Background
A computed fold for a 390-nucleotide part of an RNA from a Pseudomonadota bacterium, annotated as large-subunit ribosomal RNA, domain III. Rfam family: Bacterial large subunit ribosomal RNA. The organism belongs to Pseudomonadota, within Bacteria. The sequence was found in a public genome assembly.

Context: one part of a larger RNA
């Protein structure tokens, strides 16, 4: 150069009360704008203490600060059932033996590891400043062991079912939601009207247990024989023969218990107050129904259809082999006791993660309401959340 540019989305602030040396920024109130298929809410990576309280302003914070994701100091994460690990396997890795190769090593077999898939089980309310399907209250589930009665051919690393799965259409049945009405409880206007077909709040309830409905599949039992399942099988497979229509399986949802409970507008008590009102671990405590519309949600692993024909093992089911058969062991009833170890705080379209930054950039997956609308477009609201640090 110069107190010159810039102070990082033009979403927007004003005011009035409080702390305080000091107040445009902190903190309550009131009014006002901004996002609302989001700028809301959950959650995975990732980050690791940034979370809550107190205490404090050198320094960070593009201004000030009494305020912070900023210093100091205490507190705070709680699990049979959320996820993970004990279970299983895919790409792929590793790899006894084994081939190969001057060495190093490389490639593989049997195995072993590997989730972004499979695979028993929890839900509502109700607390904390800060945790919560984890505590607490209620009300359920599961798998595993012992006890007692009962009944009985039990047994695998081997066979065999099953697990088991594309694309694309369309239709019914429902159910979250949402919206009206009833219904309960308040109000009745310091301004012209407002007892009315008016305002203004609220009308919420799980898993689980019963049952087996909409609907969709499949013929079933029995019973002979067999070069197949590397041995065996009564299983599965093939090929007969009898009976019998009708059985079977799979299925939301609604209803009923769960709930003579919670929960709830509101009253009331307490505390505090600036007398407007706030807080509340406190107590009582109304109404709790109908209907209309409706999902991309569940019936659906379904049905129709098409060709490029759409994982894999375990858990589970049945078989038999050794072998055991008064035992063991299996099933079934009922009553006991157990269920480790690791995350869990917060932040997550972000000032807390990747980008040197409190950076207009990027970042999977799930909910995602009303008014118009074909819609998740747009625009304008609820719930929520912010007015983007001069």
């Nucleotide at each position: 150069g110069a107190g010159u540019a810039a102070c990082g989305a033009u979403a927007a602030u004003g005011c009035g009360g409080g702390u305080g040396a000091a107040a445009a920024g902190c903190c309550c109130g009131c009014a006002c704008g901004c996002c609302g298929u989001a700028a809301g809410c959950c959650c995975a990576a990732g980050g690791u203490u940034u979370c809550c309280u107190g205490c404090g302003c050198a320094a960070c914070g593009u201004u000030c600060a009494u305020c912070g994701g900023c210093g100091c100091a205490g507190g705070g994460u709680g699990a049979g059932u959320c996820g993970g690990a004990c279970c299983c396997u895919a790409a792929g890795g590793c790899g006894a033996g084994g081939c190969c190769g001057a060495a190093a090593g490389g490639c593989g077999u049997a195995g072993u590891c590997g989730a972004u898939g499979g695979a028993a089980g929890a839900c509502a309310g109700g607390u904390u400043a800060a945790u919560a399907u984890u505590c607490c209250u209620g009300u359920a589930c599961u798998g595993g062991g012992g006890g007692u009665c009962g009944a009985u051919g039990c047994g695998a690393u081997g066979g065999g079912g099953g697990g088991a799965c594309g694309g694309a259409g369309a239709a019914g049945g429902u159910u979250a939601g949402a919206c009206c009405a009833g219904c309960c409880g308040g109000g009745c206007g310091u301004u012209g009207g407002u007892u009315g077909u008016c305002c203004c709040g609220g009308u919420u309830u799980a898993a689980g247990c019963u049952g087996g409905u909409a609907g969709g599949g499949a013929g079933u039992g029995c019973u002979u024989c067999c070069a197949g399942g590397a041995a065996a099988a009564u299983c599965c497979g093939g090929a007969g023969g009898c009976a019998c229509a009708a059985u079977c399986c799979c299925g939301a949802g609604a209803a009923g218990c769960g709930a003579c409970g919670a929960c709830g507008a509101g009253c009331g008590g307490u505390a505090c107050u600036u007398c407007g009102g706030u807080a509340u671990u406190c107590g009582c405590g109304a109404a709790g129904u109908g209907g209309u519309u409706g999902a991309u949600a569940c019936c659906c692993c379904g049905c129709u259809u098409c060709c490029a024909a759409g994982a894999a093992a375990a858990u589970c089911c049945c078989c038999u082999a050794a072998g055991c058969u008064u035992c063991a062991g299996u099933c079934g009833a009922u009553u006991c006791c157990c269920a480790u170890c690791c995350g869990u705080a917060c932040c997550g379209u972000a000032a807390a993660c990747c980008g040197a930054c409190a950076c207009a950039g990027g970042u999977a997956g799930g909910c995602g309401a009303g008014g118009a609308g074909a819609g998740a477009a747009u625009c304008c609201u609820a719930a929520g959340g912010c007015g983007c640090u001069u």